[in-house]
RNA sequence: GAUGAACGCUGGCGGCGUACCUAACGCAUGCAAGUCGAACGGGUAUUCGGGAGCAAUUCUGGAUACGAGUGGCAGACGGGUGAGUAACACGUAGGUAACCUACCCUGAAGUGGGGAAUAACGAUCCGAAAGGGUCGCUAAUACCGCAUAGGCUCGAGAGAGCAAAGGUCUCGUAAGGGAUCGCUUUGGGAGGGGCCUGCGGCCGAUCAGGUAGUUGGCGGGGUAAAGGCCCACCAAGCCGAUGACGGGUAGCUGAUCUGAGAGGAUGACCAGCCACACUGGCACUGGGACACGGGCCAGACUCCUACGGGAGGCAGCAGCGAGGAAUAUUGGGCAAUGGGCGCAAGCCUGACCCAGUAACGCCGCGUGCGGGAAGAAGGCCUUCGGGUUGUAAACCGCUUUUCCGAGGGACGAGUGAGGACGGUACCUUGGGAAUAAGUCUCGGCUAACUACGUGCCAGCAGCCGCGGUAAAACGUAGGAGGCGAGCGUUAUCCGGAUUCACUGGGCGUAAAGCGCAUGUAGGUGGUUCGCCAAGUCGAGUGUGAAAGCCCCCGGCUCAACUGGGGGAGGACAGUCGAAACUGGCGGACUGGAGGGUCCGAGAGGGAGGUGGAAUUCCCGGUGUAGCGGUGGAAUGCGUAGAGAUCGGGAGGAACACCAGUGGCGAAGGCGGCCUUCUGGCGGACACCUGACACUGAGAUGCGAAAGCGUGGGGAGCAAACGGGAUUAGAUACCCCGGUAGUCCACGCCCUAAACGAUGAGGGCUAGGUGUUGGUGGGAUUACCCAUCCGUGCCGUAGCAAACGCGUUAAGCCCUCCGCCUGGGGACUACGAGCGCAAGCUUAAAACUCAAAGGAAUUGACGGGGGCCCGCACAAGCAGCGGAGCGUGCGGUUCAAUUCGAUGCAACACGAAGAACCUUACCAGGGCUUGACAUGGGGGUGGUAGCGAACUGAAAGGGGAGCGACCCGCAAGGGAGCCUCCACAGGUGAUGCAUGGCUGUCGUCAGCUCGUGCCGUGAGGUGUUGGGUUAAGUCCCGCAACGAGCGCAACCCCUGUCGCUAGUUACAAGUGUCUAGCGAGACUGCCGGAUUAUUUCCGGAGGAAGGUGGGGAUGACGUCAAGUCAGCAUGUCCUUUAUGUCCUGGGCGACACGCACGCUACAAUGGGCGUUACAAUGCGUAGCCAAGUCGCAAGGCGGAGCUAAUCGCACAAAAGCGUCCACAGUUCAGAUUGCAGGCUGCAACCCGCCUGCAUGAAGUCGGAGUUGCUAGUAAACGCCGGUCAGCCAAACGGCGUUGAAUACGUUCCCGGGCCUUGUACACACCGCCCGUCACGUCAUGGGAGUUGGCAACACCUGAAGUCGGUGACCGAACCGUCAGGACGGAGCCGCCGAAGGUGGGGCUGGUAACUGGGACG
Repeated sequence: GAUGAACGCUGGCGGCGUACCUAACGCAUGCAAGUCGAACGGGUAUUCGGGAGCAAUUCUGGAUACGAGUGGCAGACGGGUGAGUAACACGUAGGUAACCUACCCUGAAGUGGGGAAUAACGAUCCGAAAGGGUCGCUAAUACCGCAUAGGCUCGAGAGAGCAAAGGUCUCGUAAGGGAUCGCUUUGGGAGGGGCCUGCGGCCGAUCAGGUAGUUGGCGGGGUAAAGGCCCACCAAGCCGAUGACGGGUAGCUGAUCUGAGAGGAUGACCAGCCACACUGGCACUGGGACACGGGCCAGACUCCUACGGGAGGCAGCAGCGAGGAAUAUUGGGCAAUGGGCGCAAGCCUGACCCAGUAACGCCGCGUGCGGGAAGAAGGCCUUCGGGUUGUAAACCGCUUUUCCGAGGGACGAGUGAGGACGGUACCUUGGGAAUAAGUCUCGGCUAACUACGUGCCAGCAGCCGCGGUAAAACGUAGGAGGCGAGCGUUAUCCGGAUUCACUGGGCGUAAAGCGCAUGUAGGUGGUUCGCCAAGUCGAGUGUGAAAGCCCCCGGCUCAACUGGGGGAGGACAGUCGAAACUGGCGGACUGGAGGGUCCGAGAGGGAGGUGGAAUUCCCGGUGUAGCGGUGGAAUGCGUAGAGAUCGGGAGGAACACCAGUGGCGAAGGCGGCCUUCUGGCGGACACCUGACACUGAGAUGCGAAAGCGUGGGGAGCAAACGGGAUUAGAUACCCCGGUAGUCCACGCCCUAAACGAUGAGGGCUAGGUGUUGGUGGGAUUACCCAUCCGUGCCGUAGCAAACGCGUUAAGCCCUCCGCCUGGGGACUACGAGCGCAAGCUUAAAACUCAAAGGAAUUGACGGGGGCCCGCACAAGCAGCGGAGCGUGCGGUUCAAUUCGAUGCAACACGAAGAACCUUACCAGGGCUUGACAUGGGGGUGGUAGCGAACUGAAAGGGGAGCGACCCGCAAGGGAGCCUCCACAGGUGAUGCAUGGCUGUCGUCAGCUCGUGCCGUGAGGUGUUGGGUUAAGUCCCGCAACGAGCGCAACCCCUGUCGCUAGUUACAAGUGUCUAGCGAGACUGCCGGAUUAUUUCCGGAGGAAGGUGGGGAUGACGUCAAGUCAGCAUGUCCUUUAUGUCCUGGGCGACACGCACGCUACAAUGGGCGUUACAAUGCGUAGCCAAGUCGCAAGGCGGAGCUAAUCGCACAAAAGCGUCCACAGUUCAGAUUGCAGGCUGCAACCCGCCUGCAUGAAGUCGGAGUUGCUAGUAAACGCCGGUCAGCCAAACGGCGUUGAAUACGUUCCCGGGCCUUGUACACACCGCCCGUCACGUCAUGGGAGUUGGCAACACCUGAAGUCGGUGACCGAACCGUCAGGACGGAGCCGCCGAAGGUGGGGCUGGUAACUGGGACG
């Protein structure tokens, strides 16, 4: 885009079309084919006339109508359907000397004279009916002889044979004549048909062979007619890979839809042809049928029945049931067109013309038009300003298609009348914006966005995919976009799809070259000349129906629709012509191909022989305890003598060195040497043949290894198997053994990563450089040049998605073959062929997925590689892990034990101070504009504020009494307070909505950009490389050149010196002190290494030397890392509570587990005594001296100090002296008791300190694990913050004493750079395979079971044609009347539908069980 559509929502009008796609399922009812009295006889009814009769009535003649019959024509057309059919069925072009043709047109001739019957009817009989029997009468355009023969048929001819029917009208008294319709014979025509032929149009080879009337012939039968159509006989043919036969599917065509076209798909309506008419068979009649509304038979089904028998066939028009997603009225009319009959009038016509139903399709029209706000209301959104709906509405003006009413009113009808449609179309007129809008979509593709609801739910979805609390994707709303009386959805076809590629594709790695060759059919084929004209080309003729399509013109107001004309329909068949090309025939040629002569290389193949080395085994000698094997071992072998070594022997297999991207072969493949048989190849010469060629479906042969059969052989090796190890296991890898096999002969198998993943042959298209073999030339040891055939590497053009290929093409061309068409299922199943088997070849489908894949890129990763760092390991020192205690966390408990942090990077973390407070938790008691902020309205003058009694645990309630402020023109205002309204408040949720801040990789050396260059691109280059560094630090090189963020430096502290100043310190001076400024260090100098530079090593000087030490400083980024409870903040939730106040409790619980610490376990120690030496700091709600009391904590005391001035403040370890001697102790100090002190409103839960008493575990800590490289570790004390006090043993600082060790980078961890592999990319904590378990689905096999289809064999065999018979029957003709001719019934025979029986074939359904598969 399209549709014979259907479904959902919606629906105003008209025109033109279309409408059972399914059950060729079954059908009630009505209608759809009759007509002719001018072929005929009779009947009935009505009527007219005549006769008889009184009349009823009867006889006779005429007219009209009706129904049946005889007869004629038509029922073979028209209408329906698509079952069957793969076929001369259809299309197209021809043939018919092998044919027919009623009615029609036209020509010729005729139409004379006879005969015998029979329906109707009458009578009678049978039957329920349908229907039938017998007897009797009768007519014809019914039937039959005779005559005639222009003509026709037969025949060579002579000759023979063959017809007919009359009716009506008219003139006439009649005889007779005329007209007309017929009839007969024959010729021609038109139209129609039969038969035959070439060509054309479906699927699959998992259908490969088919065929007995089969193929042909002779003769006959049959037909309108050729023919094996049928029959007898004879022959053995005929068809088939150019697809026979069988199977599946299907009416064919004009055309229709789509497409740029070529094509693809389709075959409704309309038109042509065919086929069919309940299913199957059969003939009759006829010009024509094997006959839709005819017949006979059989079958199934339905109906009637008196049970004896009968009737029926909507795939005609309506209509009904059924089926289905689904398809209309039991309408009107013959007015038109057409058809049948008829002389005609006319009759019939569900053909047809109309109307009805259906938005089913196409086309047209309308649902109003203009004005109308910086823009109403309402809705929606909002950053609260506004935006949007939106000129939309309202409102004003206008119009009337449509609609409603009224009036008029056709064409279609021809010469008059006559119109179903139809009072319709159309016209006029009145009324009134009046009667008339929906549907789908809005994540991308794809045009159109917000809000709310929902919360992986509900749902959406064509593909990708949305939805897990801010969803433009679900639902709703507002808005928007599209189309519009429709809009969506579904189904189907074409397109897009160059995705079956003719136009117009591919096959090295994406799917795809057969493992290789020989060769059949076929396809293709060198140069030249002549002829032919099949292909080819041209001209013209015929045909290519109409409709349709295209163009032009016309008719309905336009269009759809339709009329006329023209074109196209690219095909086929004749005729004439051309001869280039292809082809055919003939002649010639040598370049392709083959041959010849000579030379050459080679693991080419087959057979026979033969050689040495080695392994193993056997025999013997020497000899003794091991050997062997591995990562390490063990099994194994060995004192019965191994292994080692020497000599001898046996046997089998394979051939070291040579040996080479060397050679040969078609491939598989081929390797000692010799002999023999044999294939192929290269070169030189240009002698011969003269296109002999290339490819190659089938076919045939060869075809590694393994495997199989028979028979040998068997040294080594070695599946299976045994044993030993390894391991969680180890059906493996390793080890010790070991059988098939490996070897030979013969025969099978026929596969492979049979690979160059690259079919064969030929031609053309830059080079360079190796190498095997040959030939020619030059040089002359070894070399060079040229050339040919092989075999490699690099590379130009070109090709290619890239990788790469590149005269050995994957380049540019030609020929032929093979093969591919998303992944899985599936190198499978079934079937078939082959095989002894194993198995091989060929090769699907259901189902399922939204990918599978190639090449390359960047990362990440690797029990890959290279280089290099770090207390990473190693080397050391001290610890942790065990104990007790402190603290944190988990867990558990609880009314609550508030919350957060959770590997490194949570766990002495937020918390640098939980008894109340803090506090967020729990219980209980209160408050509600609130504990706090802002704004607004109202109120208040003894107002705000203070506040006694009373109540209460407090908060709160209560309210005596006291009692103000500012401005001010004195009213009032402000503040305050009360009340009301807005609002406050929330440590409620979301750190996965966020800001900010922080942790971590990591103080690691990296991360990027601009321009240029390379690449189709991702991307690369720079940033890689060679050095060097702590460093992407620096140097060199380089298609890169520069630059940025990082590194370093700049900043602070410290170490040396100088200068300045100096409160305090000190007795002074002074400068060890304080705090400010400066100097100093830069590889600057020397030597060496490298040498190009950077840089490194050593040295001098120096307080300090190679960034002197320390700090601050943290690139691009990663972890949805952490924090909504520090703060801020979106959204959500809450509002007499999730807010707020208070009392009390909890955060302090305790079977346990973990983390960070403290103190110890002691003698390098502990106790006691004595005696030294610091620094950082802090202090007025504070530090607190002296003195004094107390054993002590502490108390009293009050000096000094806003602090270099006073105080905290005696530093401790250390030193010296003394006691303790290895013990749970004179170690250790937990726990507990008592007595005290201090802070604080308050130490019960739940503080610290002191004294006395008590004295627990613990004797150095399993696996494992932490810190530290120098003023470091370790040890020792001091200070500070927080703080009333303190659970601080924490944290942050300060000084004192003061080590050990680093070979080194293999290993563990982390990291940096380069490189490599990758199926990873939420990136190895990745990905992913198989079994098992469960669920769902489709499928193979399957004992069987049950259908369908087409055949075959035999039996039975209807109707019926044909044949035989015909003794029975028969009007016409003959007859000498005896009979005959002829016909028929009956019977018989052949054939024959259906049925039965039987064994098979093909194809479905189903099935216990079973196999694999897909998905979850």